[in-house]
Context: one part of a larger RNA
Molecule: small-subunit ribosomal RNA, central domain
Organism: uncultured bacterium
RNA sequence: UUGGGCGUAAAGCGUGGGCAGGCGGCUUAAAUAGUCAGAUGUUAAAUUAUCUCGCUCAACGGGAUAGCUGCAUUUGAAACGUUUAAGCUAGAGUUAAGUAGAGGUAAAUGGAACUCAUGGUGUAGUAGUGAAAUGCGUUGAUAUCAUGGGGAACACCAAAGGCGAAGGGCAAUUUACUGGACUUUAACUGACGCUCAGUCACGAAAGCGUGGGUAGCGAAUGGGAUUAGAUACCCCAGUAGUCCACGCCCUAAACGAUGCACACUCGUCGUCGGGAGCUCGACCCUUUCGGCGACCAAGCUAACGCGUUAAGUGUGCCGCCUGGGAAGUACGGUCGCAAGACUAAAACUC
Numbered sequence: 001u002u003g004g005g006c007g008u009a010a011a012g013c014g015u016g017g018g019c020a021g022g023c024g025g026c027u028u029a030a031a032u033a034g035u036c037a038g039a040u041g042u043u044a045a046a047u048u049a050u051c052u053c054g055c056u057c058a059a060c061g062g063g064a065u066a067g068c069u070g071c072a073u074u075u076g077a078a079a080c081g082u083u084u085a086a087g088c089u090a091g092a093g094u095u096a097a098g099u100a101g102a103g104g105u106a107a108a109u110g111g112a113a114c115u116c117a118u119g120g121u122g123u124a125g126u127a128g129u130g131a132a133a134u135g136c137g138u139u140g141a142u143a144u145c146a147u148g149g150g151g152a153a154c155a156c157c158a159a160a161g162g163c164g165a166a167g168g169g170c171a172a173u174u175u176a177c178u179g180g181a182c183u184u185u186a187a188c189u190g191a192c193g194c195u196c197a198g199u200c201a202c203g204a205a206a207g208c209g210u211g212g213g214u215a216g217c218g219a220a221u222g223g224g225a226u227u228a229g230a231u232a233c234c235c236c237a238g239u240a241g242u243c244c245a246c247g248c249c250c251u252a253a254a255c256g257a258u259g260c261a262c263a264c265u266c267g268u269c270g271u272c273g274g275g276a277g278c279u280c281g282a283c284c285c286u287u288u289c290g291g292c293g294a295c296c297a298a299g300c301u302a303a304c305g306c307g308u309u310a311a312g313u314g315u316g317c318c319g320c321c322u323g324g325g326a327a328g329u330a331c332g333g334u335c336g337c338a339a340g341a342c343u344a345a346a347a348c349u350c
Base pairs, nucleotide, nucleotide: 003322004321005320006319007304008303012318014202015201016200017199021195022194023193025088026087027086028085029084030083031082032081034080035077036076037075038074039073040072041071042070048066049065050064051063052062053061054060091192092189093188094187095186096184097183098182099181103178104177105176106175107174108173109172110154114150115149116148117147118146119145120144121143125136126135162170163169207248208247209246210245211244212243216242217241221237222236223235224234259317260316261315262314263313264312267295268294269293270292271291272290273289274288275287276286277285299306300305323350324349325348332343333342334341335340
């Protein structure tokens, strides 16, 4: 191992594309190795069940009948499944007309702030803290004005808002290229679908390699404080890093701690993007499709809570769990420049 589970108790792969596999809409006809029914043979005896008989009863034993799980052959059935043929349009997709958007890549441009340099004004402090000190400053700082350089990030708008497969992802403006979504109506294809082991791709931050860049911030480090000590918290500095290009790494509380798809099941309120009705038209109002939120009926749940964006009711497919520790460790293997990642035990112990 049957089984029961996976929001928080152990348990949903970080995410997507997708081969094999599993599962698969409606109608008609045919076939039938699945399925169902009948017959025959076989399924040793004992055992088992029922009836009956024999030991005084019973155990035990004798007899009869049945049963058992199948297997083989054969005859049929055709609803379901499968296969073949033909068709359909409700699933899926394509075209057309529109719409919204920080979706992606590249380039250019802009203003605020910061910092540096130079020059002007100006003079003794400034900075910092709980308080200080280190620090900076008469070689003229801080303050203020002007000019020039530099790098990084884009205030307000901004929202329960939008986009994206995901990611702690995407937010100045413009241009070029480009992915997806939604709505509406008609036409077209005609099940082309769902899921997905392996596999491939993407994957925050930190980290790594090569070459650039470095304003601010800032691991490490140095100094000043605090303290019994202070390898910290506070302060002054400050390297790597943070930024760019290319190549790696592949992990996160990668979280909705909730796999994907489809169907069904009361409502109320808000918001974003469309459509329709109403209207001369916009608004309002009514309604509808797709998202994002709040509160709740039924139901579910150990409770908390979830509740048409389900954790409700069902179906299909995948992943995962099976007492705590040892341990996400050892060993082995694969990958990686390394750091390490992935896969993954046992002894022992409670």